[in-house]
Molecule: Lysine riboswitch aptamer
Organism: Alkalicoccus halolimnae
RNA sequence: GAAUGAGGUAGAGGAGCGGGAACAAUCAUUAACGUAUCAGAGCCGGACGGAGGCAGAGACGAUGCGUGAAAGGUGUUAUCGCCGAAGCCCUGUAAGCUCGUCUGCUUACAGGAGCUGGGGCUUCAUCGAACAGGUGAAGCACUGUCGCGUAUCUGCGGAGAGCUGCCGGCAUG
Repeated sequence: GAAUGAGGUAGAGGAGCGGGAACAAUCAUUAACGUAUCAGAGCCGGACGGAGGCAGAGACGAUGCGUGAAAGGUGUUAUCGCCGAAGCCCUGUAAGCUCGUCUGCUUACAGGAGCUGGGGCUUCAUCGAACAGGUGAAGCACUGUCGCGUAUCUGCGGAGAGCUGCCGGCAUG
């Protein structure tokens, strides 16, 4: 001095990711409430036991009529934060569904060197009012990146803890 590694910094992928706001449609001939009728003993997410509340002055439920939402999810517009952006899964904690135990679901937070480079289409499953959309699995091409190979066409393979540029001189040397 070159090179490699740790570290720092700045970036790229593109129908790229996510947040909140406004508006719009849907949700919805819905829920809920009121009323009339039917029916008749239990009902309050699932199970258990007790408690509490409601209930023959008719609960739970069904039908008709009337009034009649909202949240989540979606689209558009402008904007904010970004490129493990983010999503899923697992564990734990807290709250809610009347209380207790177990459990299920929903929401929030924390942790995980667990999976996925990215978006699209198709099928199945699941959540959902939904044929919208989300999530997971599989398949199909497309696309970005690195490695190997090729005269070329172009092929094969890997994963984001990756890739590219710069810095630096901590480590090897």